[in-house]
RNA sequence: CGGGCAGUCGGCUCUGUCGCUCCGCCCAUAUAGGCGGGGAGGAAAGUCCGGACAACACAGAGCACCAGGCACUGGAAAUCAGUGGUCGGGGCAACCCGGCAGAACGUGCCACAGAAAAUAACCGCCCCUCGGGGUAAGGGUGAAAAUGUGGGGUAAGAGCCCACAGUUCGUAUAAGCAAUUGUGCGAACGGGUAAACCUCCUGGGUUGCAAGGCCAUGUAAACCGAUCAUGAUGCUGCUCGCAUCGUUCGGAGGGUAGGCCGCUCAGAUAAAUGGCAGAGGCUCCACCCAGUGGAUGCACAGAAUCCGGCUUACAAGACUGCCCGAGCC
Numbered sequence: 001c002g003g004g005c006a007g008u009c010g011g012c013u014c015u016g017u018c019g020c021u022c023c024g025c026c027c028a029u030a031u032a033g034g035c036g037g038g039g040a041g042g043a044a045a046g047u048c049c050g051g052a053c054a055a056c057a058c059a060g061a062g063c064a065c066c067a068g069g070c071a072c073u074g075g076a077a078a079u080c081a082g083u084g085g086u087c088g089g090g091g092c093a094a095c096c097c098g099g100c101a102g103a104a105c106g107u108g109c110c111a112c113a114g115a116a117a118a119u120a121a122c123c124g125c126c127c128c129u130c131g132g133g134g135u136a137a138g139g140g141u142g143a144a145a146a147u148g149u150g151g152g153g154u155a156a157g158a159g160c161c162c163a164c165a166g167u168u169c170g171u172a173u174a175a176g177c178a179a180u181u182g183u184g185c186g187a188a189c190g191g192g193u194a195a196a197c198c199u200c201c202u203g204g205g206u207u208g209c210a211a212g213g214c215c216a217u218g219u220a221a222a223c224c225g226a227u228c229a230u231g232a233u234g235c236u237g238c239u240c241g242c243a244u245c246g247u248u249c250g251g252a253g254g255g256u257a258g259g260c261c262g263c264u265c266a267g268a269u270a271a272a273u274g275g276c277a278g279a280g281g282c283u284c285c286a287c288c289c290a291g292u293g294g295a296u297g298c299a300c301a302g303a304a305u306c307c308g309g310c311u312u313a314c315a316a317g318a319c320u321g322c323c324c325g326a327g328c329c
Stems, first nucleotide, its partner, number of pairs: 001325009012280007020039007041300001045311002048309005053208004060240004065204005070084005085100006101199002106197002108193003122139002124135004147165006166189010212261004223251004228246001231245005281298002283295005
């Protein structure tokens, strides 16, 4: 200098003028007016996870069902964050993506191809009394075919035996808080799949601000008939339990759709937080290049109970660390 990887910040500014909205004060007391102050984000989006809060409710139990699952730390919790561990994949690398309780509890499943997907034998190899027998080293099929290489042995072969390795389990020891890793010894030797059934551990009551509470006005908290208390409703998906007194069908007939709170140093309720003008800043393009001119250039986008996360979108600009390559000293 060039090309990459990871991360953090950032989110145009000022002035004038007109307008909107909330709060406080003055004035007025139907209104209106004046002065001062405030007015949309890092994601406000998605509504994916957790919580505060509220009601059921005076308190539950069991089952079902649902969610999560490597370790440690943080945290109220989170399916969250950070730092690590281990397996698989991509990249020269920095780094990126995916997975992670259990398959040695049991039961299932692995299409097609192939002889066969676990009680293996098509071709091949060996033996033969030609009836047949032995074999799993070589070949073929496949995502996967009885752990690999070498040697011995054999009729031909095979962990049949041996050496060195591999995988799993156990054990001893060293490092580490741990998940795990290294080394030694011993045993065993088809694989995959649990977002298949299942087993283990941890946790979960339901519904949600359109939750819910209060007030005013007015009425009819009422009436008739039939039905169910072995009932109806709620907590709760089911059972037990607890609580309340109503359920269903029909008839006649009356009142209301308002306001306040919840609700917020933005606080609306059909939803305000803006329009116009000028100057500046940044970016891009062109040129006669300390400059001048131009741009239907300045991203993504808009609060609605609040808080902690995750995911998605994002122009310009600023900064930090790392990797690869080339050149110079």
Molecule: Bacterial RNase P class A
Organism: Bacteroidota bacterium